Description
A computed fold for a 74-nucleotide RNA from a Chloroflexota bacterium, annotated as transfer RNA.
RNA sequence: UGCCCGGUGGUGCAGCGGUAGCACAGGGGACUUUGGAUCCCCUGACCCUGGUUCGAAUCCAGGCCGGGCAGCCA
Numbered sequence: 001u002g003c004c005c006g007g008u009g010g011u012g013c014a015g016c017g018g019u020a021g022c023a024c025a026g027g028g029g030a031c032u033u034u035g036g037a038u039c040c041c042c043u044g045a046c047c048c049u050g051g052u053u054c055g056a057a058u059c060c061a062g063g064c065c066g067g068g069c070a071g072c073c074a
Stems, first nucleotide, its partner, number of pairs: 001070007010024004018054001026042005047063005
């Protein structure tokens, strides 16, 4: 420097242009002598800036960050 993959709650991951979800964690409650386990409820997120579209996490362009491959030498 080029190419590819990725960036979504605190963490790990889903999400085919139309309400952003699951698990764990956190908070509350039920149950229990207490705790654990189990069950119910709640909180909380789309990397940034533009563009396309009635509508973008999703498509396009440019950035930033992380990972991988190649090159950079002879």
Its Rfam family is "tRNA". Rfam describes the family as follows. Transfer RNA (tRNA) molecules are approximately 80 nucleotides in length. Model confidence (mean pLDDT): 81 of 100. The same sequence occurs in records of 2 taxa.